[in-house]
RNA sequence: GCCCUUAUCGUCUAGCCUGGAUAGGACGCGGGCUUCCGGAGCCUGUAACCAGGGUUCGAAUCCCUGUAAGGGCG
Numbered sequence: 001g002c003c004c005u006u007a008u009c010g011u012c013u014a015g016c017c018u019g020g021a022u023a024g025g026a027c028g029c030g031g032g033c034u035u036c037c038g039g040a041g042c043c044u045g046u047a048a049c050c051a052g053g054g055u056u057c058g059a060a061u062c063c064c065u066g067u068a069a070g071g072g073c074g
Stems, first nucleotide, its partner, number of pairs: 001073007010027004020057001028046006050066005
């Protein structure tokens, strides 16, 4: 220098190919019920699409550029 893969709540992860309804789940954390207290269980809340631009009525999803991480070739 060229090519490929990946990037979503505090953590892990689904959804992306095939655009559409409040972005779902688990763990964690907050509150409540229960308990002598705690745990477990049950109810409830919490918080996310790497950055910029484009296409579109509508973008996590498609296109372009960049950043970061990993891998391959020279």

Predicted 3D model of a 74-nucleotide RNA (transfer RNA) from a Candidatus Micrarchaeota archaeon. The source organism's lineage runs through Archaea, Nanobdellati and Microcaldota. It matches the Rfam family "tRNA". The family's RNA type in Rfam is transfer RNA.